[in-house]
RNA sequence: CUCUUAUCAAGAGAGGUGGAGGGACUGGCCCGAUGAAGCCCGGCAACCACCAAGGAUAUCCUCCUUGGAAGGUGCCAAUUCCUGCAAAACGAUUUCGUUUUGAAAGAUGAGAG
Numbered sequence: 001c002u003c004u005u006a007u008c009a010a011g012a013g014a015g016g017u018g019g020a021g022g023g024a025c026u027g028g029c030c031c032g033a034u035g036a037a038g039c040c041c042g043g044c045a046a047c048c049a050c051c052a053a054g055g056a057u058a059u060c061c062u063c064c065u066u067g068g069a070a071g072g073u074g075c076c077a078a079u080u081c082c083u084g085c086a087a088a089a090c091g092a093u094u095u096c097g098u099u100u101u102g103a104a105a106g107a108u109g110a111g112a113g
Base pairs, nucleotide, nucleotide: 001113002112003111004110005109006108007107008106013041015040016039017038021031022030023029025084027082028081042076043075044074047072048071050068051067052066053065054064055063056062080105085102086101087100088099089098090097091096
C1' cells in the first nucleotide's frame, strides 16, 4: 500500500510542556493567545491476546454467550461536526429544500497478501 471483516448516536483532565494551528478530503460550519498541533502525565473504552463460567460441534482444532482483568492497539469539542453519490416520501411553478434509507469516502481493530 491492497484485499477481507467488525464497529463508528455512549465514554474520557479547569495538569505539565509547547508555541499556531486544528477539525482526512470538497463545500460549509466550527475550535484556537481565556492559548491549536505535537510531546509527557492523566483518563475512557474494551477490538485482539489472556483468565473464569455456561453452551454448540467435537479426536484435536474451533465457534457462541456472560463475567473478569487490562498485556498489544485505539480513543479523549461538536453523530465519522454536517455534507458530497443514489432511492423513496413530503413541500415548492424549473436546476431547490426537508426527512429517511442505502452506498461512497474516512477512521479504528483483527486477519490475509